Description
Bacterial RNase P class A from an Actinomycetota bacterium, 339 nucleotides, folded computationally. Rfam family: Bacterial RNase P class A. It is annotated as a ribozyme. Of the family's consensus pairs, 89% are formed in the model.
């Protein structure tokens, strides 16, 4: 120099002239219209995927259903965040990134392949038992079959094959024994709030994965939602069925209302306006057009051309995901040249 990983900030700006909402003032006593002056969209305003403030459902208890969480510390109402442990995946590295109560209840794993939690396809042995031959042959003894049996180390298939490696053992083999590693149990010392690490001894104790599978265990959690919920106005045409209703799972208990009450069917009518509502405050939803100078970025290299991301408030606040040209500011990593 360059390529890259990460943490933060910004993401256009200033004037003119037109155009739009809000408030304040004035023409104007009021409306419409007009002046004047101010004030007007984020980092995500997007998803709508979570909490919550806030409203309503009189008031409360447990309980079933259903839903949330799940290594370890901390902060936090919470939803999430900060740091760290273990078990893996990328990447030369800085850094990124996935999972993490429970597996001897119950279940799932296509196809291939003997087999998927226990088997023999291709194979090794055949010592023992048996059958034949041969040694004179009753014992014996060699040879042969590979039949009866033995194996599960070797290959094969798959994603995955019931610890590894050498030794020695055996008829051939196998933790059957040793040695060493690896794992897991138990016990002792250390290190740390802990998750867990480290070190020792003992022990052949080494039948897997999946629970984001069903299901166990431990905690929590009432429901709907600003189209919530209030006020005024307008408006007509009622008819039937229940004894029970109290809205937002379901049933018990409790409270309470109640035959002029409420639930429910079926008709008919009315639907406007204010608050809720805000340092932008609309509601057929505004914030918006044009020219010019700056300004980063690419090109050309005096003059100049091109380009400037993602995008648009709807009660309100906090998070998570997602999308985004480019600039600056910090630290960190590899590479190449120099001293």
């Nucleotide at each position: 120099g360059g390529a890259g990983u990460u943490g933060g900030u910004c993401g256009g700006g200033u004037g003119a002239c037109c155009g739009c909402g809000g408030c304040a003032c004035g023409g104007c006593a009021g409306g419409a219209c007009c002046g004047u002056g101010u004030c007007g969209a984020g980092g995500a305003a997007a998803g709508u995927c979570g909490g919550g403030a806030c409203u309503c459902c009189a008031u409360a208890g447990g309980g079933c259903a259903g839903g949330g969480u799940g290594c370890u510390g901390g902060c936090g109402a919470g939803a999430g965040c900060c740091a760290g442990g273990u078990c893996g995946g990328g990447g030369u590295g800085a850094c990124c990134u996935g999972a993490c109560g429970g597996c001897u209840g119950u279940g799932c794993a296509a196809c291939a392949g003997a087999g998927a939690g226990a088997g023999a396809c291709c194979g090794c042995c055949g010592a023992u038992g048996g059958g034949c031959c041969a040694g004179u042959u009753c014992a014996c003894u060699g040879g042969u079959c590979a039949c009866a049996g033995g194996c599960a180390a070797g290959g094969c298939u798959g994603a995955a094959a019931c610890g590894g490696u050498g030794c020695g053992g055996u008829a051939a083999g196998a933790g059957c024994g040793c040695a060493c590693c690896a794992g897991c149990a138990u016990g002792c010392g250390g290190a740390g709030c802990g998750a867990u690490c480290c070190g020792u001894a003992u022990g052949g104790c080494u039948c897997g994965g999946c629970a984001a599978a069903c299901c166990c265990c431990a905690c929590c959690c009432g429901g709907a939602g600003c189209a919530a919920g209030g006020c005024c106005a307008a408006g007509c045409a009622g008819g039937g069925a229940g004894u029970g209703g109290a809205c937002g799972g379901c049933a018990c208990c409790g409270u309470u209302c109640a035959a002029u009450a409420c639930u429910u069917c079926c008709g008919g009518g009315u639907a406007g306006g204010c608050c809720g509502c805000a340092u932008a405050g609309a509601u057929g939803g505004a914030u918006g057009g044009u020219c010019a100078c700056c300004g980063g970025c690419g090109c050309a290299g005096u003059c100049g051309c091109g380009u400037c991301a993602c995008a648009g408030a709807a009660u309100c606040c906090c998070g998570c995901u997602u999308a985004c040209a480019g600039a600056c500011c910090g630290a960190c990593u590899c590479c190449c040249c120099g001293u």
NCBI's taxonomy places the organism under Bacteria, Bacillati, Actinomycetota.